[in-house]
C1' cells in the first nucleotide's frame, strides 16, 4: 500500500420544456382554466413472524390441534435484539483468542438404527491367554486324601482384530481364575449441604457403587402461551331495477250513490270459522317507507412519528427539551426530453516519495488536459416493529492475504 470477505452508512446535484396524482388560493361555472405547495424505498419486495385497528364469535373448566423452549434484560408485543451462562469446533505450552449451537427431559414409558464385528442394548469367546474349584476321564493310596488330562465349562482378562460407539481408569483384596464382587483414590451422575450470583450457573464439603451408548425438526413428557377473519376489515349516503302501503284514473266482476281484483256477490251453512266461487297476484301514473346493488364520502394517513442536543445505562434501550409535518392512488400520479455539473470509469501528461550509482522500469500519492457521461437492486396501496431475500458504484472501520510488496 492493493484485494478479498464481513460490519456500518450514503444509494447523485441544479436547471428547461411537456405531462400526471393529490392539495390550498383565484375565476368560471359543471368540471374546467391559472397560480402556489407537495408527491416512493432502503429494501416500497417475501407476505414468514408480532401488534395496533375493525368486525364476527364466546358463561365456565377439560380434551384435541398449534406454536414456544438456556438466563436476565430490553419491548405495545414478538420466533426480534442486547448481555451473559453453558456445550462443540479451531488455535495456543498455557491464560487467552476466534466461530457456531432450536441449548427443557432419553436416569418417565413406547418406538427406531446401515456395513465391519465373535458380539451392539436383560450384550458378546474370533485369534493370543487365565483357571479348570464343580463335574468328566485318568494315575498313587486300604481309606483319607494327593497328583495328572484340558472334555464339559467358567474368565473378559495380558493383547490383537472390527467399529463412530466393545458397557468407568488407576492400585489392592479377593478368588480355581475372574469380575464395583469388596475397598481405597480419580472422573461421572444422584442427593444434601456450605459459599458467590438477581438468574442460567459457578467453586467446595458431605452421603450413596448408582456407572444407566445415541435418536426428542421420533411418538411423548413437562412449563408457558394461543378464538377466527383481515381496510375487498368496517361505517355513512344512496340512483336504477325489484318490494310493500295509501290514492288516483282505466279495466273486469258484482243487482251497484257501494264493493271486489290473494275475492264481492253469491253457493254449501241456522251464524262465525273453512270450502267452493269471474282473465282472479288486471294496467298506468304519482307519494311514502323498509332494505339495500352500482356509485359516492368515510376508514386515510400525526405516528408505539422523524430530525437534532442533553442526560441515565456495559448494551439494547428509556427520560427530559427543542423543531419539523415528510405520498394517498382505486385501474391505480410520482414520467419523458435537453443542458450544466459532480462521483466513479478510460486515455495522455507532469510532480512528490520508496527503489537506484544515474536514468528507465516498478510500487503507491498526488496535479492537468481531454473522453465518457448517473450506470445497481427496484415500484407505495390501512399503520407500525422485527426478520429474510436483491443491490452497481462511493465513504467509514475491522479481520484475512501478510514475518507479503515497494
Nucleotide at each position: 500500500c492493493g484485494u478479498a470477505c464481513c460490519g456500518g452508512u450514503c444509494g447523485g446535484a441544479u436547471c428547461a420544456u411537456c405531462g400526471c396524482g393529490c392539495u390550498c388560493u383565484g375565476c368560471g361555472g359543471u368540471u374546467g382554466c391559472a397560480g402556489g405547495g407537495u408527491g416512493a424505498g432502503g429494501a416500497a419486495a417475501g407476505u414468514c413472524c408480532g401488534a395496533a385497528c375493525a368486525c364476527c364469535a364466546c358463561a365456565g373448566g377439560g380434551c384435541a390441534c398449534c406454536g414456544u423452549g438456556c438466563u436476565u434484560c430490553c419491548u405495545a408485543a414478538c420466533a426480534g435484539g442486547a448481555a451473559g451462562g453453558c456445550c462443540u469446533c479451531a488455535u495456543g505450552a498455557a491464560a487467552g483468542u476466534g466461530a457456531g449451537g432450536a441449548c427443557g427431559g432419553c436416569a418417565a414409558g413406547u418406538g427406531c438404527a446401515g456395513c465391519a464385528g465373535a458380539a451392539a442394548a436383560c450384550a458378546a469367546a474370533c485369534c493370543u491367554g487365565c483357571c479348570g474349584a464343580u463335574g468328566g476321564c485318568u494315575u498313587c493310596u486300604a481309606a483319607c486324601g494327593a497328583g495328572g488330562c484340558a472334555c464339559a465349562g467358567g474368565c473378559u482378562a495380558u493383547g490383537g482384530g472390527u467399529g463412530a460407539a466393545a458397557c468407568g481408569g488407576u492400585g489392592g483384596g479377593g478368588u480355581a481364575a475372574g469380575a464395583g464382587c469388596c475397598c481405597a483414590c480419580c472422573g461421572g451422575c444422584g442427593u444434601u449441604c456450605c459459599g458467590g450470583g438477581u438468574g442460567a450457573c459457578c467453586g467446595g464439603g458431605g452421603c450413596g457403587g448408582c456407572c444407566g451408548g445415541g435418536u426428542a425438526a421420533a411418538c411423548c413428557c413437562c412449563a408457558c402461551g394461543g378464538g377466527g377473519u383481515g381496510c375487498a376489515a368496517g361505517g355513512u349516503c344512496a340512483a336504477g331495477c325489484a318490494g310493500u302501503a295509501c290514492c288516483g284514473c282505466a279495466c273486469g266482476c258484482c243487482a251497484c250513490c257501494g264493493g271486489c281484483g290473494a275475492u264481492a256477490a253469491g253457493g254449501c251453512g241456522g251464524c262465525c270459522c273453512g270450502u267452493c266461487g269471474a282473465a282472479a297476484c288486471u294496467g298506468c301514473g304519482g307519494u311514502a317507507c323498509g332494505g339495500g346493488u352500482a356509485g359516492a364520502c368515510u376508514g386515510c394517513u400525526u405516528g408505539a412519528g422523524g430530525c437534532c442536543g442533553g442526560c441515565g445505562g456495559u448494551g439494547a434501550c428509556g427520560c427530559c427539551g427543542g423543531u419539523c409535518c415528510c405520498a394517498g392512488a382505486u385501474a391505480a400520479a410520482u414520467g419523458a426530453u435537453g443542458a450544466u455539473c459532480u462521483c466513479a470509469c478510460c486515455g495522455c501528461u507532469c510532480g512528490g516519495c520508496a527503489u537506484c550509482g544515474c536514468g528507465g522500469c516498478u510500487g503507491u500519492c498526488g496535479g492537468g488536459c481531454g473522453g465518457c457521461u448517473a450506470g445497481a437492486c427496484a415500484g407505495a396501496a390501512u399503520u407500525c416493529g422485527g426478520c429474510u431475500u436483491a443491490c452497481a458504484g462511493g465513504c467509514c472501520g475491522g479481520u484475512a492475504c501478510a514475518u507479503g510488496c515497494c
Overview
The RNA shown here (Bacterial RNase P class A) has 406 nucleotides and comes from a Rhodothermales bacterium. It matches the Rfam family "Bacterial RNase P class A". By type it is a ribozyme. RNAcentral holds the sequence, with entries from ENA. The prediction has a mean pLDDT of 78. A source record names the gene rnpB.